[in-house]
RNA sequence: AGAGUUUGAUCCUGGCUCAGGACGAACGCUGGCGGCGUGCCUAACACAUGCAAGUCGAACGAAGCAUAGUAAUAUGCUUAGUGGCGGACGGGGGAGUAACGGUAACGCGUGAACAAUCUGCCCUAUACAAAGGAAUAGCCUCGGGAAACUGGGAUUAAAACCAUAUAACACUUUUAGGCCGCAUGGUUUGGAAGUCAAAUUGAUUAAGAGGUAUAGGAUGAGUUCGCGUCUGAUUAGCUAGUUGGUGAGGUAAUGGCUCACCAAGGCGACGAUCAGUAGCCGGCCUGAGAGGGUGAACGGCCACACUGGAACUGAGACACGGUCCAGACUCCUACGGGAGGCAGCAGUGGGGAAUAUUGCACAAUGGGCGAAAGCCUGAUGCAGCGACGCCGCGUGAGUGAAGAAGGUCUUCGGAUCGUAAAACUCUGUCCUUGGUGAAGAAAAAAAUGACGGUAGCCAAGGAGGAAGCCCCGGCUAACUCCGCAGCAGCCGCGGUAAUACGUAGGGGGCGAGCGUUGUCCGGAUUUACUGGGCGUAAAGGGUGAGUAGGCGGUUAUUUAAGUCAGAUGUAAAUGGCAAUGCUCAACCUUGGGAGUGCAUUUGAAACUGGAGAGCUUGAGUGCAAGAGAGGGAAGUGGAAUUCCUAGUGUAGCGGUGAAAUGCGUAGAUAUUAGGAGGAACACCAGUGGCGAAGGCGACUUCCUGGCUUGUAACUGACACUGAGGCGCGAAAGCGUGGGGAUCAAACAGGAUUAGAUACCCUGGUAGUCCACGCCGUAAACGAUGAGUGCUAGCGGGGGUAUCGACCCCCUCGGUGCCACAGCUAACGCAAUAAGCACUCCGCCUGGGGAGUACGGUCGCAAGACUGAAACUCAAAGGAAUUGACGGGGGCCCGCACAAGCGGUGGAGCAUGUGGUUUAAUUCGAAGCAACGCGAAGAACCUUACCAAAACUUGACAUCCCUCUGACCCAUUCUUAAUCGAAUGCUCUCUUCGGGGCAAGGGAGACAGGUGGUGCAUGGUUGUCGUCAGCUCGUGUCGUGAGAUGUUGGGUUAAGUCCCGCAACGAGCGCAACCCUUAUCAUUAGUUGCCAGCAGGUUAGUUGGGCACUCUAAUGAGACUGCCGGUGAUAAACCGGAGGAAGGUGGGGAUGACGUCAAAUCAUCAUGCCCCUUAUAUCUUGGGCUACACACGUGCUACAAUGGUCGGUACAACGGGCAGCGAAAGAGUGAUCUGGAGCAAAUCCCAAUAAACCGAUCCCAGUUCGGAUUGUAGGCUGCAACUCGCCUACAUGAAGUUGGAGUUGCUAGUAAUCGCGAAUCAGAACGUCGCGGUGAAUGCGUUCCCGGGUCUUGUACACACCGCCCGUCACACCAUGGAAGUUGGUAAUACCCAAAGUCGCUGGGCUAACCGUAAGGGGGCAGGCGCCUAAGGUAGGAUCAAUGACUGGGGUGAAGUCGUAACAAGGUAACC
Repeated sequence: AGAGUUUGAUCCUGGCUCAGGACGAACGCUGGCGGCGUGCCUAACACAUGCAAGUCGAACGAAGCAUAGUAAUAUGCUUAGUGGCGGACGGGGGAGUAACGGUAACGCGUGAACAAUCUGCCCUAUACAAAGGAAUAGCCUCGGGAAACUGGGAUUAAAACCAUAUAACACUUUUAGGCCGCAUGGUUUGGAAGUCAAAUUGAUUAAGAGGUAUAGGAUGAGUUCGCGUCUGAUUAGCUAGUUGGUGAGGUAAUGGCUCACCAAGGCGACGAUCAGUAGCCGGCCUGAGAGGGUGAACGGCCACACUGGAACUGAGACACGGUCCAGACUCCUACGGGAGGCAGCAGUGGGGAAUAUUGCACAAUGGGCGAAAGCCUGAUGCAGCGACGCCGCGUGAGUGAAGAAGGUCUUCGGAUCGUAAAACUCUGUCCUUGGUGAAGAAAAAAAUGACGGUAGCCAAGGAGGAAGCCCCGGCUAACUCCGCAGCAGCCGCGGUAAUACGUAGGGGGCGAGCGUUGUCCGGAUUUACUGGGCGUAAAGGGUGAGUAGGCGGUUAUUUAAGUCAGAUGUAAAUGGCAAUGCUCAACCUUGGGAGUGCAUUUGAAACUGGAGAGCUUGAGUGCAAGAGAGGGAAGUGGAAUUCCUAGUGUAGCGGUGAAAUGCGUAGAUAUUAGGAGGAACACCAGUGGCGAAGGCGACUUCCUGGCUUGUAACUGACACUGAGGCGCGAAAGCGUGGGGAUCAAACAGGAUUAGAUACCCUGGUAGUCCACGCCGUAAACGAUGAGUGCUAGCGGGGGUAUCGACCCCCUCGGUGCCACAGCUAACGCAAUAAGCACUCCGCCUGGGGAGUACGGUCGCAAGACUGAAACUCAAAGGAAUUGACGGGGGCCCGCACAAGCGGUGGAGCAUGUGGUUUAAUUCGAAGCAACGCGAAGAACCUUACCAAAACUUGACAUCCCUCUGACCCAUUCUUAAUCGAAUGCUCUCUUCGGGGCAAGGGAGACAGGUGGUGCAUGGUUGUCGUCAGCUCGUGUCGUGAGAUGUUGGGUUAAGUCCCGCAACGAGCGCAACCCUUAUCAUUAGUUGCCAGCAGGUUAGUUGGGCACUCUAAUGAGACUGCCGGUGAUAAACCGGAGGAAGGUGGGGAUGACGUCAAAUCAUCAUGCCCCUUAUAUCUUGGGCUACACACGUGCUACAAUGGUCGGUACAACGGGCAGCGAAAGAGUGAUCUGGAGCAAAUCCCAAUAAACCGAUCCCAGUUCGGAUUGUAGGCUGCAACUCGCCUACAUGAAGUUGGAGUUGCUAGUAAUCGCGAAUCAGAACGUCGCGGUGAAUGCGUUCCCGGGUCUUGUACACACCGCCCGUCACACCAUGGAAGUUGGUAAUACCCAAAGUCGCUGGGCUAACCGUAAGGGGGCAGGCGCCUAAGGUAGGAUCAAUGACUGGGGUGAAGUCGUAACAAGGUAACC
């Protein structure tokens, strides 16, 4: 310090997630030792038992025991009581508490104040302690009671109690001054009057310990104030002791603290009140910091002690281990009544994911009492339990390669675990045993140690007792095998080749721990003070004037609030630094520093603020001009639509893509004239004007707001912004009343459609218009808040200047465009900023849920404003890029259309496919690009399918053992057939050891598979498409994906070429090179040819020849080369000449980058999986040939351009020895006999056919057509039944030119005619070739299809066969409403009213004092009153739970219906 994740890729915005640290933790697996810490976060739930606060005999009386004494008595100890001090400390947990002085009553931090206070014990100082009295507990006795406890009587002491004396420097009242301060006031010196005190004990050498009063100190406490201190406005008003005053009461003390009276205040948008949550802080965690979170342990403060209330005592409490009352709960009971309070230490139950011993000791530190010894102390010191945390140590060290065994992987070679182990040599930390043995103890000595025989030290022993956990797809360090269920923090893995699941081996990380979960901070600049944004990503309010607030021009003076500087004060621990002590560390101790804050104080005066005084440039006013659909009211006008009346006129009008509804013979539409009525204002008209926005458009008049220019007379900062509040605010809508021509939601009808509640048409009501009043919203948009200043230009308008124009200079307001710097994610903005700055306001913080619910405010309603959460997803989004697509556009091409010719679709047959059938009808191919396709040829074989039979190292390959000389061939038997059996015949080389070959038998490795996967593959192929495209290097542009080049202007069949250009070049394609064909030349003439010559006869046959044809090799030829025109003078095009051929001459081969998970595992090869007496192999028979039907491709026809018969011509490519097969002969024919010739320019197949000539048929289901069937034959072949081909005779079906639709072809082409070949025993109407005859048409590119290129839109990228919306149906989840129901909370009003303080009270009781007495004073008890807890009643408020039913929402597998959006999304979309 970053990383992953939206996309085909990119940049940005933006969320989600991860890596770090921490914890009072918990859980899983594992677990050796020690030190230091730490341990109920939940039920402030309930508690058995024990302990946690006592002490003092040197305050007092008594009793008991012991000792001494005969005893009186003395001494010591103990117990309860009186009395004193302490139980307000120490210890606990955090329920309540959100606050400034209200209340019955209560924070914290920090800094101040008390002139408004108290303070036991302690310290200092001064003074004093005189003389008396009356009781009482205990004890004794009599009673009550179960107990707790308690009543009467008698008696007794004190440092208990009471009165008196004395007393001021105390207090109160009063009086005369002085001094001081901070407002009330404080302080001090005098005078007068009044009031108030005490206690002894110990000791007897009279040490000490106490007592009283006052003053001061210290400590502690109380009260007050400034500042700071959580969330919610869907809590906006709260408050009657409330705010203040006067007086009184009360308190230690101020104060409405309380009361009486008076006044009507006080708090609040700087957030009162209410609601929710919460002890606060030092600190702790995190962070670079600022911050954020937290408040365990340790320390400070507060509040609490079963719940609520109350006071008493006291220096201090409204009191954890005190009292009284009420309540709930628990316990005891003799039923009458009593007792209790672990949020002290242990411990128990319960709750919970979860948290310890009913331990030891007062030795230390500290506390209480005591003169002290001492006693008490669950404070504390220690120990126990827990890896809960931090820190330290160990589980051994060295040598050791045969790289052991074994595991794992393997390409079978090896690699790895791995010096790791074993083995050898050592060491002894921890451990075990034994010995020794502290400090902690404390300033005279002695005594005193829980921990603890602990720590430490010494000796001995033996490698012995001591390693796990998580992870290994990326983030993120670490990879392989095997197997079925899973994994996951995010992205995501797993659907038969998983580095992602689960083992294993190996590796990585940490280590007595390691992972997981939870929480917090960080990363997150993702709430942005440091440090973000708002044109399009979330986000500018619809707009204005203006209140509070914020902010504010210029000059000097003053002040000192902000600001700056110095000084002083302001806990520890913690943290940081430096040391120190434990062997180190954790831990502990010490020192200095810091502590940004607050307060006090001294100064400074630039800036901000305050004060008063000025200035004119901001702002405003005046004066003089100007433009304008600015607003309001009244009036006026013409054109047009519609309607009415009348005339002319006749059959249609109207409307649409086409129609229909509608209107019209009762006279429409059209046309002419007149009239009525309402609404809107053509042309002018403009990227023009005005207005704050909404908005404003005929003309005239009146009223009225703002703006601009000039001038510089006036004011003198009066300015800017603007929360809340107040105005204005399109359209639609609402209310009341008018008006109503047009248009037109709803509605009706007609069309369209599968449907059409739409788009289109005909009608048509609200509404549209006016007046008044509501509503208050819009994509109210420049998606851009207002104001001020500054920052290159070009061009335009007005003014000034000038006699006038141009140039030049200066300058203001409005409205557009282009463009620099700059900004921006990019697009873009760019003086009208989205630039550079300042001021103020509004708003945003992932998508959905949702602008929804609830609540509130407004509204007549519709609804508007404000405005969540649960739940759910890992994205949603912006801009730009490349593609693809569009029922977008431009350009271009193609038998793509058009123009033609011929087909197909109808018939019969052939053939392929689907379907069906079957034991099987083997398999594959599936739009184009499957379907006369694989198959260039299924009777057996083929053959993969079915039935039956048979075989198991196998039909085939290699290796091993054994045996034999076989095997082959011939014959015989057997079987449905293979198989099998028998007989005959029968090897080779040799160094003699053996080897080779072949067959039989045997065991196992293995063979074999047309079994699966073409979505694991290679190879091959189809297709777009013979379309003109596809890329690269360098450079340049862009943040980048990418772009440029390759686009543009021409041209071409072509990315073909030329020109231009931030590109310059290059590659694969195009073209050319190759084959063939068309012309010629040369060479060569047999098997080819024959012009001339000769023989010979009609046979190039022979001689001869190679001229010609031809053959087959080499060349030539054609290149826009030449001419003219067009064109940019280019490329090129058009025309022409010559030429056999002219503009790639015709045809072929040749197929770029890629697309379709296209086809093929059944050509072949191949990974993995599967079968192995079978999914292998062999055999016979069957099937692939089935047949209601559907489709494709063909053949033959339907006839006269024809059929039949007869005659008679002209080819080319090819094939041939298991072959082609001649002549001749037989047969009607298929064919047979025959066998010449030929391994071929020689022989054969081989006859060409259409054409041509002649005859006949005469338009018919025919002399067309030939299917089907019968009979008889032929051929091939072991075999022709299933299931071949051919022939003859006979039979003679459908069919009379084919619906919608669809297809081929642009010239030697279509059409038509025959011939050959491959396969093949046989079996073509198919396929591949060959030649013969030989057309028609092409205006042209609007349209259909396909393609190329440029551009445009896009929400598509699996790329339109895309994406995607809503209802309905089903399941689940959370949530709103709901008649209600239940429970809680806080107040209010009233009733009752305990205990208690305070006040009042009298016919009670009563030791001290007064009084001889009566009585008084005082006190106690009683009664009454105010206040008041709990309780009761009541009405609302609020929160939560629940509720039949109901509303929408979300998520789910490939459900239903449509197709709304994205392209012009097929009616542009949206608000």
Predicted 3D model of a 1471-nucleotide RNA (small-subunit ribosomal RNA) from an uncultured bacterium.
The RNAcentral record of the sequence draws on ENA, Greengenes and SILVA.
Its mean pLDDT, the model's own confidence on a scale to 100, is 82.